This is a predicted structure of a 546-nucleotide part of an RNA (small-subunit ribosomal RNA, 5' domain) from an uncultured organism.
The full RNA is in RNAcentral, with records from ENA and SILVA.
The coordinates come from a structure-prediction model, not an experiment, and the mean pLDDT is 84.

[in-house]
Context: one part of a larger RNA
RNA sequence: GAACGAACGCUGGCGGCGUGCCUAACACAUGCAAGUCGUACGAGAAACACGCCCUUCGGGGUGUGGAGUAAAGUGGCAAACGGGUGAGUAACACGUGGGUAACCUGCCCCUUGGUCCGGGAUAACCGGCCGAAAGGCCUGCUAAUACCGGAUAAGACCACAGGAGCUUCGGCUCCGGCGGUCAAAGUCGGCCUCUCGUAGAAGCCGGCGCCGAGGGAUGGGCUCGCGGACCAUUAGCUUGUUGGUAGGGUAACGGCCUACCAAGGCUGAGAUGGUUAGCUGGUCUGAGAGGAUGAUCAGCCACACUGGAACUGAGACACGGUCCAGACUCCUACGGGAGGCAGCAGUGAGGAAUAUUGCGCAAUGGGGGAAACCCUGACGCAGCAACGCCGCGUGGGUGAAGAAGGCCUUCGGGUUGUAAAGCCCUGUCAGGUGGGAAGAACCCUUGAAAGUCGAAUAGGCUUUCAAACUGACGGUACCACCGGAGGAAGCACCGGCUAACUCCGUGCCAGCAGCCGCGGUAAGACGGAGGGUGCAAGCGUUGUUC
Numbered sequence: 001g002a003a004c005g006a007a008c009g010c011u012g013g014c015g016g017c018g019u020g021c022c023u024a025a026c027a028c029a030u031g032c033a034a035g036u037c038g039u040a041c042g043a044g045a046a047a048c049a050c051g052c053c054c055u056u057c058g059g060g061g062u063g064u065g066g067a068g069u070a071a072a073g074u075g076g077c078a079a080a081c082g083g084g085u086g087a088g089u090a091a092c093a094c095g096u097g098g099g100u101a102a103c104c105u106g107c108c109c110c111u112u113g114g115u116c117c118g119g120g121a122u123a124a125c126c127g128g129c130c131g132a133a134a135g136g137c138c139u140g141c142u143a144a145u146a147c148c149g150g151a152u153a154a155g156a157c158c159a160c161a162g163g164a165g166c167u168u169c170g171g172c173u174c175c176g177g178c179g180g181u182c183a184a185a186g187u188c189g190g191c192c193u194c195u196c197g198u199a200g201a202a203g204c205c206g207g208c209g210c211c212g213a214g215g216g217a218u219g220g221g222c223u224c225g226c227g228g229a230c231c232a233u234u235a236g237c238u239u240g241u242u243g244g245u246a247g248g249g250u251a252a253c254g255g256c257c258u259a260c261c262a263a264g265g266c267u268g269a270g271a272u273g274g275u276u277a278g279c280u281g282g283u284c285u286g287a288g289a290g291g292a293u294g295a296u297c298a299g300c301c302a303c304a305c306u307g308g309a310a311c312u313g314a315g316a317c318a319c320g321g322u323c324c325a326g327a328c329u330c331c332u333a334c335g336g337g338a339g340g341c342a343g344c345a346g347u348g349a350g351g352a353a354u355a356u357u358g359c360g361c362a363a364u365g366g367g368g369g370a371a372a373c374c375c376u377g378a379c380g381c382a383g384c385a386a387c388g389c390c391g392c393g394u395g396g397g398u399g400a401a402g403a404a405g406g407c408c409u410u411c412g413g414g415u416u417g418u419a420a421a422g423c424c425c426u427g428u429c430a431g432g433u434g435g436g437a438a439g440a441a442c443c444c445u446u447g448a449a450a451g452u453c454g455a456a457u458a459g460g461c462u463u464u465c466a467a468a469c470u471g472a473c474g475g476u477a478c479c480a481c482c483g484g485a486g487g488a489a490g491c492a493c494c495g496g497c498u499a500a501c502u503c504c505g506u507g508c509c510a511g512c513a514g515c516c517g518c519g520g521u522a523a524g525a526c527g528g529a530g531g532g533u534g535c536a537a538g539c540g541u542u543g544u545u546c
Base pairs, nucleotide, nucleotide: 001546002545003544004543006542007541008540009539010538013392014391015390016389017388018387019385020384021350026348027347028346030345031344032343035077036076037075040074041073048065049064050063051062052061053060054059084303085302086301094227095226096225097224098223099222100221103220104219108216109215110214111213112212113211114210115209116150117149118148119147125140127138128137129136130135155182156181157180158179160177162175163174164173165172166171186208187207188206189205190204191203193201194200229275230274231273236266237265238264241263242262243261244260245259246258247257248256278300279299280298281297282293283292284291285290305326306325307324308323309322328339329338330337331336356382358381359380360379364378365376366375367374368373395425396424397423398422405416406415407414408413429487431482432481433480434479435478439473445467446466447465448464449463450462451461452460453459490535491534492533493532494531495516496515497514501530502529503528504527505526511518512517
């Protein structure tokens, strides 16, 4: 000199864009943060309104609507994303470049083949029972795209024998043969026929699904080379250890696990042990080399009260799931139960120190749904904070009797100082009044047209055009007008380094100080004043890095 997620002191007008618990991975009151689908399924209230009947005039009963609505249940998908934190980890965790002839991949895209026939339950619910509660037990009824059995098999997989090609000679790829194993689910709309009509049934069409298979995309698993911390006052470490055979296990290779066999494997190019630490793109500094660092944003990893475990699933050994153990907190009828903010706010504690228990799903993105739509503390916004960067303002011109006052003085004057006053202007920002956006385009609905499926002038699907609808921020940004210099300057320093000097007070005292050093009676170094210098809505101090 530069920098900072800073703090402290004094001071403080406005705006834009960012940033904001670095400490206790300490404990948490309260609310919200993951739901959705009635076009998978069976059921299904109440308040209230109206009518009728009865009435002891208090009310009671019943029907219709509310409504196939709410809430609940079975089932599907999501909940493994998104969001947080940095404890652990010196490791294939990360970065980078390879391998997988050793692998998986829901939803999505392309292609292809199917979607047949049956069965038994169970929740909800009714009834009974236990319990303070949390919750649980028994009996009975019922449905499905829930569950089970059978059929079929284009295809895939397995075993066996064969042929061709390649080969690191282990095997791999392709072709066809015989045998075996493996599927499924329906629902919505429309038309036609039967029918007096409705319901229903058979058929056809369309939409959304379901099952099998191949390919793609995406995401992931495993593995190898290289790279980057400190301590040698840590020198030896290792028995599933190193390798082999066989088996088990996995989506898959592998001591991943087991049995047997061999005795190996690592190490001074630092094993083992210890200390510290999430890694990176980057960030800061520097001419560079390098050094320091890893907040915000982005990629990867790890964790979710502490430790352990598996279940479900395409995917977890799962932050707002389950089980076990532990510590802690809470409820209890003392028998037993409930909980997990390192999600967003917020509280206590710790600390030098870090914000609102705000608004909205309008936009972007995500989950569910055919869709309307619902959910979304992701996100978009607003609030607080000079915490940072950037921009603007606190006025401009003129004005010498060089006013008054202050300070200094050699008493002549000098300086503050064009500074003020006065005169002439301007109108940023703030204030007031009025107007007032972009961010919105989709989806959907309506209308029109075209294409396509179709027997169809029924219906569906696709595309195009038009109209209408949708804004948290917010009456915000912005614009116009109003008035009038009115509301807006401080902080540090002035001995040298280092830009800036005199007077008074003090008298080795009180004090200053980054280093050298000042102060013991004229102190440019202490305290005050006047003046000056430097920065400026900031200025200094402290801390840390280069």